This is a predicted structure of a 515-nucleotide part of an RNA (small-subunit ribosomal RNA, 5' domain) from an uncultured bacterium. Its mean pLDDT, the model's own confidence on a scale to 100, is 82.
[in-house]
Context: one part of a larger RNA
RNA sequence: GAUGAACGCUAGCGACAGGCUUAACACAUGCAAGUCGAGGGGCAGCACUUCGGGUGGCGACCGGCGCACGGGUGAGUAACACGUAUGCAACCUGCCCAUAACAGGGGGAUAGCCCUAAGAAAUUGGGAUUAAUACCGCAUAAUACAGGGAUGCCGCAUGGCACUAUUUGUUAAAGAUUAAUCGGUUAUGGAUGGGCAUGCGCAGGAUUAGGUAGUUGGUGGAGGUCACGGCUCACCAAGCCUUCGAUCCUUCGGGGAACUGAGAGGUUGGUCCCCCACACCGGUACUGAGACAGGGACCGGACUCCUACGGGAGGCAGCAGUGAGGAAUAUUGGUCAAUGGUCGUAAGACUGAACCAGCCAAGUCGCGUGAAGGAAGACGGUACUAAGUAUUGUAAACUUCUUUUUUGAGGGGGUAAAAUGCGGGAUGUAUCCCGUAUUGCAAGUACCUUACGAAUAAGCAUCGGCUAACUCCGUGCCAGCAGCCGCGGUAAUACGGAGGAUGCGAGCGUUAUCC
Numbered sequence: 001g002a003u004g005a006a007c008g009c010u011a012g013c014g015a016c017a018g019g020c021u022u023a024a025c026a027c028a029u030g031c032a033a034g035u036c037g038a039g040g041g042g043c044a045g046c047a048c049u050u051c052g053g054g055u056g057g058c059g060a061c062c063g064g065c066g067c068a069c070g071g072g073u074g075a076g077u078a079a080c081a082c083g084u085a086u087g088c089a090a091c092c093u094g095c096c097c098a099u100a101a102c103a104g105g106g107g108g109a110u111a112g113c114c115c116u117a118a119g120a121a122a123u124u125g126g127g128a129u130u131a132a133u134a135c136c137g138c139a140u141a142a143u144a145c146a147g148g149g150a151u152g153c154c155g156c157a158u159g160g161c162a163c164u165a166u167u168u169g170u171u172a173a174a175g176a177u178u179a180a181u182c183g184g185u186u187a188u189g190g191a192u193g194g195g196c197a198u199g200c201g202c203a204g205g206a207u208u209a210g211g212u213a214g215u216u217g218g219u220g221g222a223g224g225u226c227a228c229g230g231c232u233c234a235c236c237a238a239g240c241c242u243u244c245g246a247u248c249c250u251u252c253g254g255g256g257a258a259c260u261g262a263g264a265g266g267u268u269g270g271u272c273c274c275c276c277a278c279a280c281c282g283g284u285a286c287u288g289a290g291a292c293a294g295g296g297a298c299c300g301g302a303c304u305c306c307u308a309c310g311g312g313a314g315g316c317a318g319c320a321g322u323g324a325g326g327a328a329u330a331u332u333g334g335u336c337a338a339u340g341g342u343c344g345u346a347a348g349a350c351u352g353a354a355c356c357a358g359c360c361a362a363g364u365c366g367c368g369u370g371a372a373g374g375a376a377g378a379c380g381g382u383a384c385u386a387a388g389u390a391u392u393g394u395a396a397a398c399u400u401c402u403u404u405u406u407u408g409a410g411g412g413g414g415u416a417a418a419a420u421g422c423g424g425g426a427u428g429u430a431u432c433c434c435g436u437a438u439u440g441c442a443a444g445u446a447c448c449u450u451a452c453g454a455a456u457a458a459g460c461a462u463c464g465g466c467u468a469a470c471u472c473c474g475u476g477c478c479a480g481c482a483g484c485c486g487c488g489g490u491a492a493u494a495c496g497g498a499g500g501a502u503g504c505g506a507g508c509g510u511u512a513u514c515c
Stems, first nucleotide, its partner, number of pairs: 001514003005511005012367005018360002020325001025323003029320003034065003039062002042058002046056003072278003082201007091194002096190007104138001106136002114127005144170005149164001151162004175182002203250003210241003215238005221233003253275004257268004280301005303314004331357001333356003339353001340351004370401004380392005407451005415442001418439010459504005464485003470499005480487002
């Protein structure tokens, strides 16, 4: 000098930023992921009704998209995890953009609803019936996919690309509606996001010296993957790594960065950003463009809860909050107004992301606690050479002034230059322009004006040397102090108190840690 700090004493205000460093311990309760009726059958509830699910609308259900984002944590990991630089002639990519082409004609179910049954519950069985942008055939079809062939060009080894009036085979679709559109299928290219591989860098220990059996390589083998590959398998060979530190053990998320330092370096990785890993512990796959999925599934385990004892339910390292641990770390708050996300044609819905507010001197910065004058150098205190002097000290009183701040009263913008609806217009026909209406949580907050009145506001540590600041009393190697040297045994500037002084100041000291 620094800190995500804690403790002691003290405490007026604001702005900005920060707040479980310990038990990745266990969690009561609420909320944190829904949305679409312009996909569907329908109508439980609400409202209207011409009594017709007819209309507004819509719980549950089928279906679509989302739930792989956003948010949390750092347990594991010494690793291509991360950083940086490359490669993929070995790869994928929903939504989005551009271009091209297409959408013909059928079928069988199933949830819901209805009937019924089992169960304490969770939930489940049977029957009948029904729809779709759900599901399944058929047709058409290529620059797609698979196979065979010809030609040309190129390269980086395997090879790649182009063209074919070369050929064979395979593969598609869905409709809705307010008639303006929104969707569907295939292909190519782009964008975005990801996957894989490699060079270099990246902690300690040799009181860890040998390690390795899918281990190392091959069979352009077989399987698997989006893709290369011992990734897996069969067979064959015996290799491969290592004192330039293999293997083993210990510790650890990595980086941008932060602190310190003249620098070199040392230390750290909290908040913010990027990447990785994890979601009670261990394992597995399913769905999907994407997961081996924190608020999905299944299995095993531990724990907790319900039970009619037969059987079931759960996962805060999301936001609050509780217990525990600890020196120690906040509200079971408000709003979707803005920014962003998901769904939706839209209106809009949802959003503990986010924006705000609350608590905490835990940090940084700013402001204040008054200013000017004022010597009878007052009273009081302290000290002394004691009728007095020194000091506290211009300090107070007193006079004049100010009102930052506090309190009262009044006013009060911007965050919306946005977005959406409606009306009108323009053209480049999906964009823009004009008018109008509506939308503000924070909050009548910030801020401004005004009234009163010095009024509402100072402490903490130290004073032997280092180190700025000295005397008296008490104590008597006691009580005590102390960072180091060291003080204290009767005149202690070092202990305790007082007066005075010094330093910093809404803080000041102590402790811990780093340079």
Its Rfam family is "Bacterial small subunit ribosomal RNA". Rfam links the family to the GO terms ribosome and structural constituent of ribosome.